Lysine riboswitch aptamer from Alkalicoccus chagannorensis DSM 18086, 177 nucleotides, folded computationally. Its mean pLDDT, the model's own confidence on a scale to 100, is 77.
RNA sequence: CUGCGGGGGAGAGGCGCGGUUCUGAUCAGUACCCGGCGGGAGCCUUAAGCAGGCAGUGAUCCCGGGAAAAGGCAGAACCGCCGAAGUGCAGCAGUAAGGCUUAUCUGCUGCGCUGGGCUUAAGUUGAACAAGCUUAAGACUGCCGCGCCUGAGAGGGUGCGGAGCGCUGCCCUGAUU
Numbered sequence: 001c002u003g004c005g006g007g008g009g010a011g012a013g014g015c016g017c018g019g020u021u022c023u024g025a026u027c028a029g030u031a032c033c034c035g036g037c038g039g040g041a042g043c044c045u046u047a048a049g050c051a052g053g054c055a056g057u058g059a060u061c062c063c064g065g066g067a068a069a070a071g072g073c074a075g076a077a078c079c080g081c082c083g084a085a086g087u088g089c090a091g092c093a094g095u096a097a098g099g100c101u102u103a104u105c106u107g108c109u110g111c112g113c114u115g116g117g118c119u120u121a122a123g124u125u126g127a128a129c130a131a132g133c134u135u136a137a138g139a140c141u142g143c144c145g146c147g148c149c150u151g152a153g154a155g156g157g158u159g160c161g162g163a164g165c166g167c168u169g170c171c172c173u174g175a176u177u
Base pairs, nucleotide, nucleotide: 004174005173006172007171008170010168011167014082016081017080018079019078020077021076022075023074024073032066033065034064035063036062038061042054043053044052047102048101049100050099085114086113087112088111089110090109091108092107093106094105115141116140118138119137120136121135122134123133124132125131143162144161145160146159147158148157149156150155
C1' cells in the first nucleotide's frame, strides 16, 4: 500500500417511495330529511351469528321535493425520505352499525419476503371499466461479481449470474503482513 473483521456516518438508482393541505371529477340523485288524501304488515339485517328494538297512534315499500360525506382517483404546492415503502404471519391496543361477538378497518411491536418502476394475465379489495395488493411471466433499468471485446489508464461495450442484512466513497478501530 492492497485486501480482511467490527463500529460509525454520508450518498446513488428515477414515470423513485410515502405523507399533509388545497382544488376537481367520481362516489350519487346514493345514504339521509320533508310531504303524500299512495299502500296495508312486516321491518331494523349488514359478511355472519346472537339478542333486542320499531310498527294499524300505521312502518318496510311507492310517488314527489330537497340532498350529502368518507375511503379510493387526478392535478398543484409543501414536507419526510432511498427497506424509501409495500406485504405475510403472530401478539398488543383501538374502532363502525339501533346493541353484542367474530370477520373488516386503524396503529404499534417481533420474525420473514420483495433492488426499482413498467406491461400482460389470474386472484383479491373496491361503487367502478379507476386504483391498490398478491402471484406468475416479459422486456427495461441501477448495483455488484464472473467471462469476452476495446482502451495507456480511468473507463466503455456485451453475455451470464446474484440480491438491499446489498452497493459507493469517507472516518475510527482490530488482527495479519